[in-house]
Parts: sequence; structure tokens; C1' cells
RNA sequence: ACUGUUAAGGGCAAACCCGUCGAAAGGCGGGGACGCAAAGCCACCGGUCUACGGCCAGCCACGAGGGCUGCGCCACGAUAGCGGGGUUGCCAGGA
Repeated sequence: ACUGUUAAGGGCAAACCCGUCGAAAGGCGGGGACGCAAAGCCACCGGUCUACGGCCAGCCACGAGGGCUGCGCCACGAUAGCGGGGUUGCCAGGA
């Protein structure tokens, strides 16, 4: 390199609840543990989620650049606990 059945010291923390930020997805802090050997870190590739905004369509209004509707389309948003990839690393085993 590779392996993680076991041991020791430990580490992280899903759902849910509270607070907070956000349009949302979701983030962060606290509680809490379903799990995790990289569940450390990085949105590069694919997937998935969201849609303030933009686009499209229909309808309504019409001195007006508006409003409403949509399993509609779009990521520059989110997810590293969806997979791949990159990168760093503890313990034990180990040619």
C1' cells in the first nucleotide's frame, strides 16, 4: 500500500425538540443518539432537494413595465450522513 472481526484511549452524531439565520432546501448553537473507521476537510463529476429570482405558458387588469395560477423549466443555492473523485489523519493488524 492494504485490512477493520477484536482491544484501548477516544471521536462524530440521524430522527425529534429548543434557539437562531435563510424565501426555501438547509446551515449554525444546545439537548438527543439512528448510525459512522474518515459521519475529518473540499461542491470537481453525477444524483437528489429547493426556487427568493429568472424564463415559459394560461388567465385577470390595462396609462400600463402590474397581479394570479402552474406535480412547468433553470442553480449561480443546498446536500461531503447519496455515490464517485481529491486531500489530510488516530489506533490495531500487516508483505